[in-house]
RNA sequence: AUCUUAUCCAGAGUGGCUGAGGGACGGGCCCGAUGACGCCACAGCAACCGGUUCGCCGCAACGGCGGGCGCAGGUGCUAACUCCUGCCCGGGGCACGCGCGGUGAUCGAGUUUCGAUCAUCGCGCGAUUGUUCGCCGGGACAGAUAAGAU
Numbered sequence: 001a002u003c004u005u006a007u008c009c010a011g012a013g014u015g016g017c018u019g020a021g022g023g024a025c026g027g028g029c030c031c032g033a034u035g036a037c038g039c040c041a042c043a044g045c046a047a048c049c050g051g052u053u054c055g056c057c058g059c060a061a062c063g064g065c066g067g068g069c070g071c072a073g074g075u076g077c078u079a080a081c082u083c084c085u086g087c088c089c090g091g092g093g094c095a096c097g098c099g100c101g102g103u104g105a106u107c108g109a110g111u112u113u114c115g116a117u118c119a120u121c122g123c124g125c126g127a128u129u130g131u132u133c134g135c136c137g138g139g140a141c142a143g144a145u146a147a148g149a150u
Stems, first nucleotide, its partner, number of pairs: 001150008013042005021031003025086004043078003048074002050071001051069007082142001087139005092133001093131003096126014
């Protein structure tokens, strides 16, 4: 560096050094001279690997499955869900169109009313309307970390 598998809505900060950008990328939104990011020390979180332990499977060693511990072990992590989002699908919302109904106004017929137009409200429909609201769900992509392989 590449590939494979697993996980990513939980959790956990103080001090010292340094001094301008940082949160991977685009958009957004944040953090930052009241010192971010980074480095170091100490502390902590977590439980991927290792260790240990309990139960089950197994004739048994090795091992497999499920749970516990958090160990002077190997990593990792300690702002914001991987900070949100990005591509696709489904749903909801909104807009638009059509239909039906209610109300109001105007107009024309001319009266227990009928019709037309407009506005507004409600309901229904959209097998071929749109939007992207960054609403809900799913899946990709990307990224991060671990373990393994090359």
Predicted 3D model of a 150-nucleotide RNA (SAM riboswitch aptamer (S box leader)) from a Planctomycetota bacterium.
Of the family's consensus pairs, 97% are formed in the model.
The sequence was found by an Rfam model in a public genome assembly.
Rfam family: SAM riboswitch aptamer (S box leader). About the family: The SAM riboswitch is found upstream of a number of genes which code for proteins involved in methionine or cysteine biosynthesis in Gram-positive bacteria. Rfam links the family to the GO term regulation of gene expression.
The source organism's lineage runs through Bacteria, Pseudomonadati and Planctomycetota.
The prediction has a mean pLDDT of 78.